[in-house]
Molecule: small-subunit ribosomal RNA
Organism: uncultured bacterium
RNA sequence: AGUGGCGGACAGGUGAGUAACGCGUGGGUAACCUACCUUAUACAGGGGGAUAACAGUGAGAAAUCAUUGCUAAUACCGCAUAAGACCCCAGUAUCGCAUGAUACAGAGGCAAAAGAUUAAUCAGUAUAAGAUGGACCCGCGUCCUAUUAGAUAGUUGGUGAGGUAAUGGCUCACCAAGUCGACGAUAGGUAGCCGAUCUGAGAGGAUGACCGGCCACAUUGGGACUGAGACACGGCCCAAACUCCUACGGGAGGCAGCAGUGGGGAAUAUUGGACAAUGGGGGCAACCCUGAUCCAGCGACGCCGCGUGAGUGAAGAAGUAUUUCGGUAUGUAAAGCUCUAUCAGCAGGGAAGAAAAUGACGGUACCUGACUAAGAAGCCCCGGCUAACUACGUGCCAGCAGCCGCGGUAAUACGUAGGGGGCAAGCGUUAUCCGGAUUUACUGGGUGUAAAGGGAGCGUAGACGGGUUAUAUAAGUCUGAAGUGAAAACCCGGGGCUCAACCCUGGGACUGCUUUGGAAACUAUAUAACUAGAGUGUCGGAGAGGUAAGCGGAAUUCCUAGUGUAGCGGUGAAAUGCGUAGAUAUUAGGAGGAACACCAGCGGCGAAGGCGGCUUACUGGACGAUAACUGACGUUAAGGCUCGAAGGCGUGGGUAGCAAACAGGAUUAGAUACCCUGGUAGUCCACGCAGUAAACGAUGAAUACUAGGUGUCGGGAGGGUGAACCUUUCGGUGCCGUCGCAAACGCAGUAAGUAUUCCACCUGGGGAGUACGUUCGCAAGAAUGAAACUCAAAGGAAUUGACGGGGACCCGCACAAGCGGUGGAGCAUGUGGUUUAAUUCGAAGCAACGCGAAGAACCUUACCAAAUCUUGACAUACCGAUGCUAGACUAAGAAAUUAGUUGUUCCUUCGGGACAUUGGAUACAGGUGGUGCAUGGUUGUCGUCAGCUCGUGUCGUGAGAUGUUGGGUUAAGUCCCGCAACGAGCGCAACCCUUGUCCUUAGUAGCCAGCAGGUAGAGCUGGGCACUCUGGGGAGACUGCCAGGGAUAACCUGGAGGAAGGUGGGGACGACGUCAAAUCAUCAUGCCCCUUAUGAUUUGGGCUACACACGUGCUACAAUGGCGUAAACAAAGAGAAGCGAAACUGUGAAGUCAAGCAAAUCUCAAAAAUAACGUCUCAGUUCGGAUUGUAGUCUGUAACUCGACCCCAUGAAGUCGGAGUCGCUAGUAAUCGCAGAUCAGCAACGCUGCGGUGAAUACGUUCCCGGGCCUUGUACACACCGCCCGUCAAGUCAUGAAAGUCGGUAACACCCGAAGCCGGUGGCCUAACCAUUUGGAGGGAGCUGUCUAAGGUGGGACUGGUGAUUAGGACUAAGUCGUAACAAGGUAACC
Repeated sequence: AGUGGCGGACAGGUGAGUAACGCGUGGGUAACCUACCUUAUACAGGGGGAUAACAGUGAGAAAUCAUUGCUAAUACCGCAUAAGACCCCAGUAUCGCAUGAUACAGAGGCAAAAGAUUAAUCAGUAUAAGAUGGACCCGCGUCCUAUUAGAUAGUUGGUGAGGUAAUGGCUCACCAAGUCGACGAUAGGUAGCCGAUCUGAGAGGAUGACCGGCCACAUUGGGACUGAGACACGGCCCAAACUCCUACGGGAGGCAGCAGUGGGGAAUAUUGGACAAUGGGGGCAACCCUGAUCCAGCGACGCCGCGUGAGUGAAGAAGUAUUUCGGUAUGUAAAGCUCUAUCAGCAGGGAAGAAAAUGACGGUACCUGACUAAGAAGCCCCGGCUAACUACGUGCCAGCAGCCGCGGUAAUACGUAGGGGGCAAGCGUUAUCCGGAUUUACUGGGUGUAAAGGGAGCGUAGACGGGUUAUAUAAGUCUGAAGUGAAAACCCGGGGCUCAACCCUGGGACUGCUUUGGAAACUAUAUAACUAGAGUGUCGGAGAGGUAAGCGGAAUUCCUAGUGUAGCGGUGAAAUGCGUAGAUAUUAGGAGGAACACCAGCGGCGAAGGCGGCUUACUGGACGAUAACUGACGUUAAGGCUCGAAGGCGUGGGUAGCAAACAGGAUUAGAUACCCUGGUAGUCCACGCAGUAAACGAUGAAUACUAGGUGUCGGGAGGGUGAACCUUUCGGUGCCGUCGCAAACGCAGUAAGUAUUCCACCUGGGGAGUACGUUCGCAAGAAUGAAACUCAAAGGAAUUGACGGGGACCCGCACAAGCGGUGGAGCAUGUGGUUUAAUUCGAAGCAACGCGAAGAACCUUACCAAAUCUUGACAUACCGAUGCUAGACUAAGAAAUUAGUUGUUCCUUCGGGACAUUGGAUACAGGUGGUGCAUGGUUGUCGUCAGCUCGUGUCGUGAGAUGUUGGGUUAAGUCCCGCAACGAGCGCAACCCUUGUCCUUAGUAGCCAGCAGGUAGAGCUGGGCACUCUGGGGAGACUGCCAGGGAUAACCUGGAGGAAGGUGGGGACGACGUCAAAUCAUCAUGCCCCUUAUGAUUUGGGCUACACACGUGCUACAAUGGCGUAAACAAAGAGAAGCGAAACUGUGAAGUCAAGCAAAUCUCAAAAAUAACGUCUCAGUUCGGAUUGUAGUCUGUAACUCGACCCCAUGAAGUCGGAGUCGCUAGUAAUCGCAGAUCAGCAACGCUGCGGUGAAUACGUUCCCGGGCCUUGUACACACCGCCCGUCAAGUCAUGAAAGUCGGUAACACCCGAAGCCGGUGGCCUAACCAUUUGGAGGGAGCUGUCUAAGGUGGGACUGGUGAUUAGGACUAAGUCGUAACAAGGUAACC
């Protein structure tokens, strides 16, 4: 090496398949097998023929094969033996639910064996039993889909046979036609199952890694062989795909074993050591094998434990961050000083695991010693949830984000830093599961309006079901016992590793299933009884209940005829339309269809839909009374069947009125509408179909119970003279209301209350009641009914506001009634626009526009051009120098400025100081630069409107309400009354100022009655304070009085008295709040920006421009006037760089000179309108005065750009103003002049004040505007300048359809048919045995038949991808067109 034996069917891996007796659990086998092991009994006698190895020969590239010769066995084969086993024949007894089983006895038949070793011993054969392992059968449990409803021909059963270890259609022949299924068959999808694991209070939900049990699989599919066991992971044969070798002929292979490689992926380790232990196989054993296993390596992957130091240490160091610049924080933290050594490092010792030997781990665990604070901290977070805050950067950018959300120049939310919080060798993110989620609700939810009651009824299956009694059973139920519920896990006790994780051990638990003993109340079942539920009978009344037939009158329309004449009709207004061919109107007659006024009523009937003239016929139901009959006959109801408004469809009729579509006329920007004139389907009838509605009480059906009150319909009983009325009862139909319920609204015996039974339905909004599929339908469509995707809401009820082309009440110069303007002209002034170097800036509906500006030639001035300065024109601080500076003068320059001349402070302790100038450096100055959307302050406005709130109490779950609403009244939330409110505050009113009357006091600069003086004249003088007036102080007016009304109130109306009467007139005074209202350019101020300029100075220019538009004014257009002459009467103011008299000059503006006055003294200062006289006589004028020319005056360095005024001359538009629009209610409007602030002068005709003259009108609240209170609706709350819908256009995304096209899956039909089992088999081959030389038995190859994998062909089924194009959907700051909805949404909305 080979023969032989045993093992290789274990151990190890994986989860593809499998929805199944696969798994789990409990049973059964009287239907079974089991090598090795154990026990028991019995046995092993005697023979035979081969063959591998081996040695040759041959073929082949190889794999391998063929052939000749030799040989052994516990390899192979007969024979003998057979207690018992097995087969067959026919019995007896006992037992079992049964096919049957057990025991005993008899006849016949059949099959065994092997040796090895010196021995012990090991091995062999048969039988029986055990143990172990397996096989089969059964009950129960085991995911989703019904858009899978029918499936099935070996299918279901029987008889017989075959086959198997064994039952069985497991297979076959014949016979029968069954079997499964709504308690979900079949089909499709998904999936290994369990012990357990995670979570949870539990019930549950999710999962099935590791460990353990079972199953299935071993490249894919088929097959058998061997064997005790396989249809066999590291065995065989065949087919297929793939890889490799090849000499092209043919061969080889199967890591879902352990390592390892490649690929894929977000991602998962070493081609390690050892059989030392545990276990397995072989062997008598030694021993061999064992990637099972034990160890080691890698990985913070998880769990557990430990460390990275401890003590002391304030100058609170430095650094860093921040800062209000003082400080604060980091922080006893560090440094420094004193200690310690767990881990790590070094050295020494050194196990247990091993019963005699044997140690991979391993010089490992552990112990000891010396040594050094050395070598050892990160991650996330800091807006709320949620512990923890500042600075800078950024500026809806970059970015963050679990949800809400943050970021648009002061971000605790982004990024960074400092600080802080949390966890810690980890931390955070992502994914997934459970929880919270009572958000699928068994425990433990709902359905009037939030999602949700079927449109209604009948009824099948099913579910549930009346009282009392008796008997029986024991399915449910209760109780005891037994078996099982593997181990591990979990919980409790104990123990072992230093602790813990972990491990060991004992107990509990495993809520389940099975068997069995018992109980009999309840449910159930069976039997026999009951009448209260239900039904039947008898009597009675009510009713638009239904179906059919007939009849009736009113009205509309049409036709005919008469009368009659120019219109009718219609609307917001019109037109289309009809009418002189005679309409409308009216009278008479006729035709036809449809609907039934009044009665009529939250009245009646019906299951709902629905039903209305009258009569008749047929017919259903309910109700009352009665208590004769049946005896639980009941309730509900998935599927099923029937009915079912309007509209629609089909066939055939009918058609008066009405009326989709359609036509015309209007309206309108448009008007495919609303309005009008017409008008066809339809509406009506018959017969069919359809099957839906906001089919609503948005409320399923049934039964029982639970305060009352009041109507009404039908019936009955009692009382009553009663058709009144009262009491009561049954049935219906309404309203109010207690308890209770409800989120609230509300419901409340007709429940949405309390309970029970059954059915239906819901689970965020949209997509969508859509798509696909299926069923129904003639169609329209109905029924069933998703997903992708998308949003963070959608929704209900109630509250407070706001709003309404909702309602009621009230007020206001809001309208109306009046007066006067504006809009037209010229001019002034402001604004827009345009222009410009600049025309500085702001204000913008009311509430910007004669506004900031109570006064722009320079200045102002902020703008532009040019020139100049840079610690600066202005402030503080430091150093040096000087004693100035200022002022005056000269020169240059446009000036600022530059250069020069002159000029030379005070105090002193003589050191210096003060002050000033200049030079220098640095902090800084400066900014009319930005942001009024960072702010303060101030202001406007609603609005001088009558409102806005609070405390306590009460009501409501709450937001909130009440008070404050209501009845009166007021200018008023003013007051009165009432009231679950009682009080109070800010507002109103009053207090304040002014004006009107009187008194008192004081009289100078005011006044002058009386007295006296006096002048040309004069309160001029003495004097006086009476009067006027001025200043101070008082009085007075309060609905106090009267009458009427009112509620005897508040109050209102009228009256008296009074100067004044009902807040006497006027002013100041402005609640809570609104408008991100105005102002950073009055001022102040955060932040940002500029710093030889965005600061400062100077000159000149500009703010004054001018085709135009608007606002506010002035002057006019004339006779109620203009002009001229002469005359009269105010108030309130201002005045010293001022007002300035008188006088003189000038035509005048003014000038000269100059009195008086810091003012009741003087001055401005003349008031004007007015009245008188004269003139003009209706004209573009004797109106009007713009514009222009020339000559002047004044202010001011300076009137050119760019002042005012004056004289003369010139003499424009304009003849009362379109649409529209403004102011005003009494000393007001209108009209007339006067003064002041600002100011050198002036743009002033503006503004603010003052007085003079001095009206008209208000019926009233319908309308316009604004406001207040109450109420109502709301999809608004940035609050109607709100919200919001649809088409179209653009982009993105997912989906449906689509001529097709490309796959996949499972079947079916036919063809072909490998290997192989089984069957057949002429001829062929053949050692053992028998015969004997012919052969037989048996076997083999070959051939062949059935079955059959893969393959091929075919038509279908289901399913996925893709597809030009097409359909709708969703989403997307600022697109187009309209305005559908929300208010009465401007035509009520909706189905």